A computed fold for a 354-nucleotide RNA from a Gammaproteobacteria bacterium, annotated as Bacterial RNase P class A. The sequence is in RNAcentral, with records from ENA. Taxonomically the source falls in Gammaproteobacteria (Bacteria, Pseudomonadati, Pseudomonadota).
RNA sequence: GGAGUCGGCUGAGCAACCGCUCCGGCCGUUUUUCGGCCGGGGAGGAAAGUCCGGGCUCCAUAGGGCAGGGUGCCAGGCAACGCCUGGGCGGCGCGAGCCGACGGAAAGUGCCGCAGAAAAUAUACCGCCGAUGGCCCCUCGGGGCACAGGUAAGGGUGAAAUGGUGCGGUAAGAGCGCACCGCGCCGGUGGCAACAUCGGUGGCAUGGUAAACCCCACCCGGAGCAAGGCCAAAUAGGGGAACAAAGGUGCGGCCCGCACCGUUCCCGGGUAGGCCGCUAGAGGCGCGCGGUGACGCGCGUCCCAGAUGAAUGGUUGCUCUCGACAGAACCCGGCUUACAGGCCGGCUCCCCCU
Repeated sequence: GGAGUCGGCUGAGCAACCGCUCCGGCCGUUUUUCGGCCGGGGAGGAAAGUCCGGGCUCCAUAGGGCAGGGUGCCAGGCAACGCCUGGGCGGCGCGAGCCGACGGAAAGUGCCGCAGAAAAUAUACCGCCGAUGGCCCCUCGGGGCACAGGUAAGGGUGAAAUGGUGCGGUAAGAGCGCACCGCGCCGGUGGCAACAUCGGUGGCAUGGUAAACCCCACCCGGAGCAAGGCCAAAUAGGGGAACAAAGGUGCGGCCCGCACCGUUCCCGGGUAGGCCGCUAGAGGCGCGCGGUGACGCGCGUCCCAGAUGAAUGGUUGCUCUCGACAGAACCCGGCUUACAGGCCGGCUCCCCCU
């Protein structure tokens, strides 16, 4: 100098004027309300998707189980997680580094298109052999045929063909024998563990597929701030008490009687409307300590949106690299997705110079 990889930060700035919303103080007003003045706060790294986890609220709930759903190498972190950190194993990369639903296929069931003999209680298309038995020839040494049969080394099919490579062996072959590798089992060593490594042993039995059913282990009650709670008109309806006789209607032929209709007051439910929940929190920043790290502990310091037709805007001037994705609605931790440009740092590889 070039190429790459990982991590972090930023996401136009300044000023004036006019507005919007919340909080505090003062004033006007009789308190609320409303208005004015002063001071302070006012979107994001993703506020997004609403995918996961938790707080909070109401409902349900003895314990446990079934069903259903989720997670799935190991250890740790965390309020919790499907998140994060560290490690193991596998794959990719020269490397820094990146990616992985990464338990079980000898519990059972299912499936494996096309091609192919055969896709799983095996089997044989082309080949190879034909030692043995059979048939033919014979100069009796043997030679031939490929009928029985043997074989799975080679070819061919396929994503995948019943361990791989090599040597021996054989009629040809074959874990048939041996060496190494792989696999299963047993043991030693290191490690908390996943696992690694070493030794012995079995000749190999067990094709693949579990984001197919399933099995195993662990986790999960449901609904969500339109949760939930408080105050509470008008109208209609409900309950209770008191009042007072007359009247009306019904039962009845009539009287008595009974029921309903009345007035006043009280009570509760509940609608409109209003208020709370509603932002001080697993909080931010700084320093120190512990830890490889995620993170934890201690001290100090700060208060940093809270709307409800729903605010965070408009105009002007100046500057620059001329500005991406995008707007809170109960809160928090994650993940994922979108994003113009700029800045900083660690590390790796290549080239050049000294």

Model confidence (mean pLDDT): 78 of 100.